[in-house]
Molecule: small-subunit ribosomal RNA
Organism: Flavobacteriales bacterium
RNA sequence: ACGAUGAAGAGUUUGAUCCUGGCUCAGGAUGAACGCUAGCGGCAGGCCUAACACAUGCAAGUCGAGGGGUAUAUGGUGCUUGCACUAUAGAGACCGGCGCACGGGUGCGUAACGCGUAUGCAAUCUACCUAUUGCAGGGGAAUAGCCCAGAGAAAUUUGGAUUAAUGCCCCAUAGUACUAUUGAAUAGCAUUUUUUAAUAGUUAAAGAUUUAUCGGCAAUAGAUGAGCAUGCGUACUAUUAGCUAGUUGGUGUGGUAACGGCACACCAAGGCUACGAUAGUUAGGGGCCCUGAGAGGGGGAUCCCCCACACUGGUACUGAGACACGGACCAGACUCCUACGGGAGGCAGCAGUGAGGAAUAUUGGACAAUGGGCGAGAGCCUGAUCCAGCCAUGCCGCGUGCAGGAAGACUGCCCUAUGGGUUGUAAACUGCUUUUAUACGGGAAGAAACACCCCUACGUGUAGGGGCUUGACGGUACCGUAAGAAUAAGGAUCGGCUAACUCCGUGCCAGCAGCCGCGGUAAUACGGAGGAUCCAAGCGUUAUCCGGAAUCAUUGGGUUUAAAGGGUCCGUAGGCGGGCAGCUAAGUCAGUGGUGAAAGUCUGUGGCUCAACCAUAGAAUUGCCAUUGAUACUGGUUGUCUUGAAUUACUAUGAAGUGGUUAGAAUAUGUAGUGUAGCGGUGAAAUGCUUAGAUAUUACAUGGAAUACCAAUUGCGAAGGCAGAUCACUAAUAGUAUAUUGACGCUGAGGGACGAAAGCGUGGGUAGCGAACAGGAUUAGAUACCCUGGUAGUCCACGCCGUAAACGAUGGAUACUAGCUGUUGGGCGUAAGCUCAGUGGCUAAGCGAAAGUGAUAAGUAUCCCACCUGGGGAGUACGUUCGCAAGAAUGAAACUCAAAGGAAUUGACGGGGGCCCGCACAAGCGGUGGAGCAUGUGGUUUAAUUCGAUGAUACGCGAGGAACCUUACCAGGGCUUAAAUGUAGUUUGACCGAUUUGGAAACAGAUCUUUCGCAAGACAAAUUACAAGGUGCUGCAUGGUUGUCGUCAGCUCGUGCCGUGAGGUGUCAGGUUAAGUCCUAUAACGAGCGCAACCCCUGUGGUUAGUUGCCAGCGAGUAAUGUCGGGAACUCUAGCCAGACUGCCGGUGCAAACCGUGAGGAAGGUGGGGAUGACGUCAAAUCAUCACGGCCCUUACGUCCUGGGCCACACACGUGCUACAAUGGUAGGGACAGAGAGCAGCCACUGGGUGACCAGGAGCGAAUCUAUAAACCCUAUCUCAGUUCGGAUCGGAGUCUGCAACUCGACUCCGUGAAGCUGGAAUCGCUAGUAAUCGCAUAUCAGCCAUGAUGCGGUGAAUACGUUCCCGGGCCUUGUACACACCGCCCGUCAAGCCAUGGAAGUUGGAAGCACCUGAAGUCCGUCACCGCAAGGAGCGGCCUAGGGUGAAGCUGAUAACUGGGGCUAAGUCGUAACAAGGUAGCCGUACCGGAAGGUGCGGCUGGAACACCUCCUUU
Repeated sequence: ACGAUGAAGAGUUUGAUCCUGGCUCAGGAUGAACGCUAGCGGCAGGCCUAACACAUGCAAGUCGAGGGGUAUAUGGUGCUUGCACUAUAGAGACCGGCGCACGGGUGCGUAACGCGUAUGCAAUCUACCUAUUGCAGGGGAAUAGCCCAGAGAAAUUUGGAUUAAUGCCCCAUAGUACUAUUGAAUAGCAUUUUUUAAUAGUUAAAGAUUUAUCGGCAAUAGAUGAGCAUGCGUACUAUUAGCUAGUUGGUGUGGUAACGGCACACCAAGGCUACGAUAGUUAGGGGCCCUGAGAGGGGGAUCCCCCACACUGGUACUGAGACACGGACCAGACUCCUACGGGAGGCAGCAGUGAGGAAUAUUGGACAAUGGGCGAGAGCCUGAUCCAGCCAUGCCGCGUGCAGGAAGACUGCCCUAUGGGUUGUAAACUGCUUUUAUACGGGAAGAAACACCCCUACGUGUAGGGGCUUGACGGUACCGUAAGAAUAAGGAUCGGCUAACUCCGUGCCAGCAGCCGCGGUAAUACGGAGGAUCCAAGCGUUAUCCGGAAUCAUUGGGUUUAAAGGGUCCGUAGGCGGGCAGCUAAGUCAGUGGUGAAAGUCUGUGGCUCAACCAUAGAAUUGCCAUUGAUACUGGUUGUCUUGAAUUACUAUGAAGUGGUUAGAAUAUGUAGUGUAGCGGUGAAAUGCUUAGAUAUUACAUGGAAUACCAAUUGCGAAGGCAGAUCACUAAUAGUAUAUUGACGCUGAGGGACGAAAGCGUGGGUAGCGAACAGGAUUAGAUACCCUGGUAGUCCACGCCGUAAACGAUGGAUACUAGCUGUUGGGCGUAAGCUCAGUGGCUAAGCGAAAGUGAUAAGUAUCCCACCUGGGGAGUACGUUCGCAAGAAUGAAACUCAAAGGAAUUGACGGGGGCCCGCACAAGCGGUGGAGCAUGUGGUUUAAUUCGAUGAUACGCGAGGAACCUUACCAGGGCUUAAAUGUAGUUUGACCGAUUUGGAAACAGAUCUUUCGCAAGACAAAUUACAAGGUGCUGCAUGGUUGUCGUCAGCUCGUGCCGUGAGGUGUCAGGUUAAGUCCUAUAACGAGCGCAACCCCUGUGGUUAGUUGCCAGCGAGUAAUGUCGGGAACUCUAGCCAGACUGCCGGUGCAAACCGUGAGGAAGGUGGGGAUGACGUCAAAUCAUCACGGCCCUUACGUCCUGGGCCACACACGUGCUACAAUGGUAGGGACAGAGAGCAGCCACUGGGUGACCAGGAGCGAAUCUAUAAACCCUAUCUCAGUUCGGAUCGGAGUCUGCAACUCGACUCCGUGAAGCUGGAAUCGCUAGUAAUCGCAUAUCAGCCAUGAUGCGGUGAAUACGUUCCCGGGCCUUGUACACACCGCCCGUCAAGCCAUGGAAGUUGGAAGCACCUGAAGUCCGUCACCGCAAGGAGCGGCCUAGGGUGAAGCUGAUAACUGGGGCUAAGUCGUAACAAGGUAGCCGUACCGGAAGGUGCGGCUGGAACACCUCCUUU
């Protein structure tokens, strides 16, 4: 370049990610079915189920030109007028010929030479047809029919007489036929074939007749059809491994068209099989069809070819052909008829019926065409065929109108800022067209022929031409005319995948769903509506197949951790295999020939108006066979080579193996001695041992098991595994060097050997340890962990078992591919070092999902083996093999789920680790918990005790003021647009107010009074209209506000970089800080919200300004007081400024920073305090502050009023007050604040009262007036008591506020004088002007239940060694099966319901075989006294056999009392086994034990954390 036109993904595991992996979807298809819907036509298709049973009709006949011949009809004659004869025509039936073996149906059987393909028949047949050659002489006996006579209900049948033929028989003739023998030649493929010669033997024939033909016989050839044989191909199961007796072969005979154990006799002992025999299950095969890019996968309807079958089974006859769908015989089942004696039948032909089923059509027309049978022909027959009918079953085509038309109409639906959006050019309306439907009219092609007639050519029979005849479909297709939008649209879907969205209803209900999933009061997911989307006379659903699925991977997958490497080695078959050369040509490649039916597929062209459909031509048919050539590679064969492999020699090495001998330490036991009261054990104890002398210690002895140190990522071995020393035997490996053999190799299904521990058998042995068991503890329990004992066992010999986390979770072999650094054993080298073989670490490229691996590959390649295909069920059941057993090996299914899983990430968590902080602990001080009271809460009570807040983060909280009001609750009584307000309109002049009656009041009623303004109007009322109200629900629909973690130091972003990615880095590391504060380092560099600072108060100073504050100095005055003049110094007030920044010094440090009784300073290391609260968490709190969505109530869940309640009281808890006294109480005297408040107020002062307070009454809207600060100090008294402590409770009398103090106020006075003597377990606050203690003020407020809250000042401590522990938090790291995040997850028994399944005494079917008995029809054989001249036949006997019966054993199904486990299921029971060190690390194998998870022993693994100072239990 040519050719080739062909390949798409998505959802779902997670908090998120990558991967593995399943499930699901989008596509196409169908002999389909179902639901809704439906106008027409063309072309196709139409019992997939019961090869179930069938009523009725039809589906195979034809020939008189083969034969006999009749009924009957017509004509004629005779006449006894209904008989006889005759002539013509001649039905049905019969004999005979041909056909019936085709056509049509179905798919039972069949896993087979059945089918497909390619060959062969030298091992065969073939009617009708064609061609060629030859022939046809003579005779005979029967029989049907017809006639006569019977039997029987019928079907049918018997006997007699007579008769024909193209029916049958005999004789003759014949060879290019057949058989036998002999000879020659040719060919081949082994038997043999072909041709030819000779001899001998054997078999033929049919006639009809219009005289021209047809038919007959023999032979050969062809064609057609059939038969047989062979190569190759053609399901599943090994939980089917051995099968076979005519079986395998030979000889002979028989049989057949023909070969052959096809059959038989004899002989031999073979034949098939792991390349899958045999058995079981399933199934007609192919052309083709569907799908797919292809390779493949699935199917075998229609059409074509082949096979098989015809109610089931068997059998033969006839025939060219059958073991015969519409023939025969027999047996069986079933149905029907019957006179009970007997008979009849076979729709898997076309229609049709019943049944079955989700489901599949007319008891139609015609032989007009095509084809078939017979016939000389006309013709007859033909449910083959051609047509029509039914069905949207499929494919294809057409239509249901087209154009204009905006007031973007009305309705509907949706939103709302009441104006829009959408339906929608849609409709109306105007114009146009008439396919289709309707009506009327016309109207085909399919027809060519045969026969008959005519003509032409020549040989009178063919060929050609002309004429004539024939249409089921059908008056159909088609054409024309007419009128008029007239006759014609639905289905599904609208959460994502997947195109298409809103409202209403419902409220985990009803329902949807292919997967994920939706629905619990705002559902684009349910139902309806509007709208939209996709297809369209269809649209959806269901079922099945392919695709997507690289999800069985040849194309085209994997196996360290996801499923998956055999425990290891040896080795058979098999597979694969080093260099060179020769030969060959099997594989391979190329050319050629044959075949690969047609239809189908593809391409071109053409015909139906197009298309579907059809015709024609070509391509393709990737295959098989044959033949010719090529020889690189593979194979075969021959020769050769040495590098693979092996052998030899030498040198080494080692816990390699087997057997023997032997050594020391330690435990235990025994004896003896010394010695005395405990020993032992644990977290702590107890059981146990011990005064009968233990433990301890000394000496001696006995016995068994194991081998400290050396010792190590050491060494050896195939793996398991192997460790004192030494001897013997055996094997192995490495290196070096030469020599030898010459590919002898690698792997390895089956097979064999070895194979830890546990376990088993027999016999020994037994010190220690130690399942089971016993006891003691622990505990709620403790069948455990801990302790004391202790049996099997552990040890030896022999024999079994054959499994482990038998692991490097990594099969073996060979080759190649960068490095660095240890170590073991050799060789070389003085050394450095080099080299070979092993054994380790780190890393490059590469690979990998990642973790990781990386010359000892998980890299790059080749060869062989093993294994995997979602999780569970399950390594289970059944079957089989092995085993003494335990058990091992092999190894399913039903059912169930949409996941299960790997690696890594971010969090959270850990009875993981490290670092750090905090009144967290510790060190201290004072409390709470005990008492009385106050107050809040729970509970209880109640008509109501309104509601909310409930671990920390509710409980002196909302409430910073419940007697009424508040008030939301309860009881009772009223009102209903009604209480208030607004707007607009109308009317009235009253309204208001006062008095009064009823009443608990609200309310209802009565009386009195009677507007202003010039006007507009104002005011008030009434009325009308429109707007109500709700402390009702939802804080899990919300806004706003608030609490808490926490004033903890964190939370993020941009860009860059790393990673496939989630993510990481930055923010980590080393220091430092109160701090992610800062510094250094650094693939990070910067930035934001937080921290800090900026703000306020306070602490020092300066300056400015002095009124109401101040008064030092000067003056005046008073009993006294800044009282006054004045002053501006001081205090103070309140503005501005200064000051503090680790700035200076010393030390340490790189720096940041830290340290210092440093200096200076009022203050020193954020000086003290406040305000300030990052991203977020708790569905935290609040719908009752307020606002607000939705829902709910409307003569009430709204609203008004009175009274009650929120204050109840066996009890429990929280927060406080007062105390229990002498550091105190009481009495008297005396001193010093700050801040804040005040006119319906604070109230000096005077008077009265014991007092609360009352009556007067200055000042002050306040730096001016108003308040006694208390603790404290001084003096006195009390003297340790239930008191001169304490003050509760109760009685009495009062004051004040208020409409009103009963429920239910505070205060005063007198009296009374309770508990309580410092508080159990437990628990709270506080680190300096703090705790403790003392008063004062204010808000709310008529008053006050205030001991509360919020502020203010006075007096004024102690202690902190320190971070082990408790609690909370931060950072880093680690593990995780958690992510609703440990209040997590999760295991097993038991109990309940449902489902499928295993076992099972039994019960009941099926299929196939075996043995024995019986045995029809029938072929064959034998016999034959009967028939026949004979041939032969009947009869009889025999062999074989379908079927039947009996028996035993096996296989397979259904069912079953009972029983086993399994799975699933919102809230059951018992424990807590696993995940963190899961609280005893877990797991594997094995053994024992236990309600259960499980525990323990022995051996193994890491897929275990931590390695810290020690350590006890439990923790749902």